Predicted 3D model of a 73-nucleotide RNA (transfer RNA) from Actinoplanes italicus.
The organism belongs to Actinoplanes, within Bacteria.
Its Rfam family is "tRNA". Gene Ontology term of the family: triplet codon-amino acid adaptor activity. The family's RNA type in Rfam is transfer RNA.
The sequence is in RNAcentral, with records from ENA and Rfam.
[in-house]
RNA sequence: UGCGGGCUGGUGCAACCGGCAGCACGCCGAGCUCUGGACUCGGAGGUUGGAGGUUCGAAUCCUCCGCCCGCAG
Numbered sequence: 001u002g003c004g005g006g007c008u009g010g011u012g013c014a015a016c017c018g019g020c021a022g023c024a025c026g027c028c029g030a031g032c033u034c035u036g037g038a039c040u041c042g043g044a045g046g047u048u049g050g051a052g053g054u055u056c057g058a059a060u061c062c063u064c065c066g067c068c069c070g071c072a073g
Base pairs, nucleotide, nucleotide: 001072002071003070004069005068006067007066010025011024012023013022019056027043028042029041030040031039049065050064051063052062053061
């Protein structure tokens, strides 16, 4: 430098062909209990890496940039 893949709550991952961003763990609160780290219920937490574009509507499509992994030179 070229090619391919990836970037989504604190962490790990989903989201079918563009249509309300979910799940698990963790965290907070309550219940249960002799106690709770087990179990049950509830809650908070996201500019979807950044900036533009297309569209009625973008995590998803297009362009540029950043970072990570792999391959090639």